[in-house]
c-di-GMP-I riboswitch aptamer from a Desulfocapsaceae bacterium, 75 nucleotides, folded computationally. Its Rfam family is "c-di-GMP-I riboswitch aptamer". For this family Rfam cites "Riboswitches in Eubacteria Sense the Second Messenger Cyclic Di-GMP" (Sudarsan et al., Science, 2008). The coordinates come from a structure-prediction model, not an experiment, and the mean pLDDT is 82.
RNA sequence: GGAUGUAAAAACCAAACCUGUUGUGAGGCAGGGACGGAAAACUACGGAUCUUCACGAGAAAGCCGAGUUGCCAUC
Numbered sequence: 001g002g003a004u005g006u007a008a009a010a011a012c013c014a015a016a017c018c019u020g021u022u023g024u025g026a027g028g029c030a031g032g033g034a035c036g037g038a039a040a041a042c043u044a045c046g047g048a049u050c051u052u053c054a055c056g057a058g059a060a061a062g063c064c065g066a067g068u069u070g071c072c073a074u075c
Base pairs, nucleotide, nucleotide: 002075003074004073005072012037013036017032018031019030020029021028022027035062041068042067043066045065046064047063049059050058051057052056
């Protein structure tokens, strides 16, 4: 550097739901929580989806692709 994710270990993230807060909204943020996750890390680039005061502007990376980076183990 490449491939793989059966077992183990260490660390990590955190769906639904609840509380607070923020936004017209989709949603965001913080705390609790744990269904799951080997990229459930990052980027709205393509498709799909969602919102709105609608053609313009937004949301969403835990929908599918794509790009970039990365832990552990095995080969």